[in-house]
């Protein structure tokens, strides 16, 4: 530099689930717990998925203000354990 088919060594990391906690909410983080993970480290840059507060729009409520509520669009919110890219890394092996 390639590979992770085979194999070693310290080990790492944690799905679901419960609990606390922030959060509109996806989800985040803290602890408990393992379904898995050779990058299941680390970056939202491309698709793609999940919410949908804030904003729009539309229904209702005789009409206008309004808004009790419902429905429908949005990411600036998220997800790196969906893919692909970028970046840095342990052991092996060629």
């Nucleotide at each position: 530099a390639c590979u992770g088919c085979a194999u070693c060594a310290g080990g790492g990391c944690a799905a679901a689930c419960c609990c606390a906690u922030c959060g509109a909410a996806a989800g985040g983080u803290g602890g408990g717990g393992a379904c898995g993970c050779a990058a299941a480290g680390u970056c939202a840059c491309c698709g793609g998925u999940c919410u949908a507060a804030c904003g729009g729009g539309c229904c209702c409520g005789u009409c206008c203000a309004c808004g009790a509520g419902g429905c429908c669009c949005c990411a600036c919110g998220a997800c790196a354990g969906c893919g692909g890219g970028a970046u840095u890394g342990c052991c092996a092996g060629u």
c-di-GMP-I riboswitch aptamer from a Pseudomonadota bacterium, 94 nucleotides, folded computationally.